[in-house]
Two RNAs folded together computationally: RNase P RNA and transfer RNA, 467 nucleotides in total. Rfam match: Bacterial RNase P class A. Rfam describes the family as follows. Ribonuclease P (RNase P) is a ubiquitous endoribonuclease, found in archaea, bacteria and eukarya as well as chloroplasts and mitochondria.

């Protein structure tokens, strides 16, 4: 240098905090309308993390919607095989890239289905192209060269990218034009579950890049979230039922009680007018919904923990016995002291030096990284002073 | 628990990848005026919140962080 793992201050004393449990005391107890909550003394058990974090994925759980399934739309994932409750996670392979190496990185399906884009530069940028060049013929000529027509794409130049690469032959100069090797494509055979790899034959080379652009293909996904949700349940307002007292006019129904409708009156916008709308006597008792509040959900049965054995390269799976291990709701897990440990600064003594420092012993000072559960679990990502262990690589 | 955003000193465009780093206000200089303001002319000022990735190329696309705002 590479990879993997463990810990992340220790011990003791004193005083506290949260929760569970056992026993005694307090009871005709206190708060509250109710639901419900609450004391004191003593004993015992437990009491933050590797990330509790970010909320980036996946599930459990709960409610809502839906007869089932499929399709469309939208979103996500994307080499192959496995693992798992599930995943975009993990494991093992394959391919590509980087490193002398240990090893590391990869959103890694499809670009010969379609559409779009490829700025600037450059002659030419998607089926293209000839600027400087090279070569041939003709013509002019001062034999250097200039012009016209044609061939070519080796070399130069532009660019991220110019329609295989290197070499030999070939040619006027060239060119897969021909050949060898490499690359590529297609077919066959063999190995592998597969991704893919190997061998071989044929073809003179087509089919540039971009899908973290639209898109195509395959697979997955109903929505919301513990402020989910369940139960108990004030005051005030509003709804309903019953009773008592009260009540302008008219009409209809009715025996009556009364009900309905219309008009009038009253109230409702900051004020007035018109039009329209809504409500409309008071008191008492009861009922139901629901808010505040309270209880549950909520942690002792779980994809649980540590151990051991077996299967598997591994992720992981199976068996066995053991253990029960935070649960708050402005939110407990803390404070002080002593000793020690690692590390820092300073200083003294000794040793050493390549004069930068380093090592050993002692004194003093100050001082513990990132950060703290909030329904639970599996991952990912990010932060983290420092210490320790193991395997491996390169150099001396 | 869920959802938006970050571009000049301030308020905002640009979101379709390239000559796309832009507008208004502010600021600086000039001109005008006796002087100042307004009007006019010209300029400066930006790691596009940070870091990676895709791409020839990123303000724009993707991922991870930071901060702010809202429900």
């Nucleotide at each position: 240098g590479a990879c993997g793992g463990u810990c992340g201050g220790a011990u003791g004393g004193c005083c506290g905090c949260c929760u569970c449990u056992c026993g005694g005391c307090a009871a005709u107890g206190g708060g509250g309308a109710a639901a419900c909550c609450c004391g004191u003394c003593g004993g015992g058990g437990g009491g933050a993390g590797g990330a509790a974090a970010g909320u980036c994925c996946g599930g459990g759980c709960u409610c809502c919607a839906c007869g089932g399934a499929a399709a469309c739309a939208c979103g996500g994932u994307g080499c192959c095989g496995g693992u798992u409750a599930a995943c975009g996670g993990c494991c093992g392979g394959c391919g590509g890239g980087g490193g002398c190496g240990a090893c590391c990185c990869c959103a890694g399906g499809g670009g010969a289905a379609g559409u779009g884009c490829c700025a600037c530069a450059g002659a030419g940028a998607g089926c293209a192209g000839a600027c400087c060049g090279c070569c041939g013929u003709c013509c002019g000529u001062a034999u250097g060269c200039a012009g016209a027509c044609g061939g070519u794409a080796a070399g130069g130049g532009u660019g991220a990218a110019a329609g295989g690469g290197u070499g030999c032959g070939g040619u006027a100069a060239a060119a897969g034009c021909g050949c060898a090797c490499c690359g590529c494509a297609u077919g066959g055979c063999c190995g592998g579950u597969a991704a893919c790899g190997g061998c071989u034959a044929u073809g003179g080379c087509a089919a540039g890049g971009u899908a973290a652009a639209c898109c195509c293909c395959a697979c997955c996904g109903g929505g919301a979230g513990c402020a989910a949700g369940a139960c108990c349940g004030a005051a005030u307002a509003g709804g309903g039922a019953c009773g008592g007292c009260g009540c302008g006019c008219g009409a209809a129904c009715g025996a009556a009680a009364g009900u309905u409708c219309g008009c009038a009156g009253g109230c409702g916008g900051g004020u007035u007018u018109c039009u329209g709308c809504g409500c409309u006597g008071c008191c008492g008792u009861c009922c139901g919904g629901g808010u505040a509040g309270g209880u549950c959900g909520c942690g002792a049965u779980g994809a649980g923990g540590a151990g051991u054995c077996c299967g598997g390269u591994g992720a992981c799976g199976g068996g066995c016995g053991c253990c029960c291990c935070a649960g708050a709701u402005g939110a407990a897990u803390g404070g002080c002291c002593a000793u020690c440990c690692a590390g820092c600064g300073u200083u003294c003594g000794g040793g050493u030096u390549u004069c930068g420092g380093c090592c050993c012993g002692g004194g003093c000072g100050g001082g513990g990284a990132c950060a703290a559960a909030a329904c639970c679990c599996g991952g990912c990502u990010u932060a983290u002073a420092g210490a320790c262990c193991g395997u491996c690589u390169g150099g001396a | 628990g869920c959802g938006a955003g970050a571009u000049a000193g301030c308020u905002c465009a640009g979101g379709c990848g390239g000559u796309c780093a832009g507008a208004g206000c502010g600021u600086c200089g000039g001109a005008u005026u006796c002087a100042u303001a307004a009007c006019c002319c010209g300029g400066a000022g930006g790691u596009c919140g940070a870091g990676a990735g895709u791409u020839c190329g990123a303000g724009u696309c993707u991922c991870u962080c930071u901060c702010u705002c809202g429900c």

The coordinates come from a structure-prediction model, not an experiment, and the mean pLDDT is 77.